Predicted 3D model of a 326-nucleotide part of an RNA (large-subunit ribosomal RNA, domain IV) from Ziziphus jujuba var. spinosa. The RNAcentral record of the full RNA draws on Rfam. Its Rfam family is "Bacterial large subunit ribosomal RNA". Model confidence (mean pLDDT): 86 of 100.

[in-house]
Context: one part of a larger RNA
RNA sequence: CUAAGGAACUCAAUAAAAUAGCCCCGUAACUUCGGGAGAAGGGGUGCCUCCUCACAAAGAGGGUCACAGUGUCCAGGCCGGGGCGACUAGUUACCAAAAACAUAGGUCUCCACAAAGUCAUAAGACCAUGUAUGGGGGCUGAUGCCUGCCCAGUGUCGGAUGGUCAAGGAAGUUAGUGACCUGAUGGUAGGGGAGUCAGUGACUGAAGCCCCGGUGCAUGGCAGUUGUAACUAUAACAGUGCUAAGGUAGCAAAAUUCCUUGUAGGGUAAGUUUCAACUUGCAUAAAAUGCAUAAGGAUCUGGGCACUGUCUCGGAGAGAGGCUUG
Numbered sequence: 001c002u003a004a005g006g007a008a009c010u011c012a013a014u015a016a017a018a019u020a021g022c023c024c025c026g027u028a029a030c031u032u033c034g035g036g037a038g039a040a041g042g043g044g045u046g047c048c049u050c051c052u053c054a055c056a057a058a059g060a061g062g063g064u065c066a067c068a069g070u071g072u073c074c075a076g077g078c079c080g081g082g083g084c085g086a087c088u089a090g091u092u093a094c095c096a097a098a099a100a101c102a103u104a105g106g107u108c109u110c111c112a113c114a115a116a117g118u119c120a121u122a123a124g125a126c127c128a129u130g131u132a133u134g135g136g137g138g139c140u141g142a143u144g145c146c147u148g149c150c151c152a153g154u155g156u157c158g159g160a161u162g163g164u165c166a167a168g169g170a171a172g173u174u175a176g177u178g179a180c181c182u183g184a185u186g187g188u189a190g191g192g193g194a195g196u197c198a199g200u201g202a203c204u205g206a207a208g209c210c211c212c213g214g215u216g217c218a219u220g221g222c223a224g225u226u227g228u229a230a231c232u233a234u235a236a237c238a239g240u241g242c243u244a245a246g247g248u249a250g251c252a253a254a255a256u257u258c259c260u261u262g263u264a265g266g267g268u269a270a271g272u273u274u275c276a277a278c279u280u281g282c283a284u285a286a287a288a289u290g291c292a293u294a295a296g297g298a299u300c301u302g303g304g305c306a307c308u309g310u311c312u313c314g315g316a317g318a319g320a321g322g323c324u325u326g
Stems, first nucleotide, its partner, number of pairs: 001315002004312002008310001021045005030035001032142001046064004051059002065069001077305003081301003084297001105140007117126003143292003148222003153219002155215005162210003168204002172200003176196002180192003224240004250284001251281001262278002265275002
């Protein structure tokens, strides 16, 4: 570079091809009204001459060559569907750039300044030459519509009559020792006895716990069973015991669905993927946020146009490397 075909290749159009500059026309859904948008899709483009004109640029007319005029180089492929995360930015230096982290926004909580928090044995620092429109910590993560029920358990905050309760204190009591006194019916004795030491100890004794309340954008939780309608099926309805309360709005075979390639529909000649529904949610669900979202994404996923050696299925040529020989 390649006849005919054109994704039949493959996990996947990965790779390659295609598109491409500038000027003119034209441009949808949707939308946070900014965008989307270079949307898409068309046309023009060289050289010579002449006119408008300012010597430039742009434009008008005429002529002319080629398959081809941004003639090389340089130089967007596009469309529409879905998931996720709003976005821009940043991340595993040397296998991961992402749906993970961050983010503005939301909310809870602590802190009155010698602040809370952090480092340090301390001195001393940061916070901060800041002062609640400030600073620290936790969760969520633009925006829109929302954020249901449960305070029984755990946590946390508040309370305080009572119960329990440590060290310490402590009247008393017991054992040892014992200054000193006494010397009797007792003599290395006996009796009394301050002190000292050890044990025990009524009583006193804070917080905490028990207790009484609050609190879910605290940690968390949000059922079972029986029957019932004039075909059948289903159950608005009724019964029953249990619970702190029994899952609300939404969404749903989903990044969640085991059975499962669920069922019917669209797309294809044919579709375990995909889209739009259904709901029987093994095991969805509302700031470990729920649902919806324009824009942007080297994101993941399914379809189409264009295009092609990815392929049917190979082939020809050029160059480079390897090997061998010189």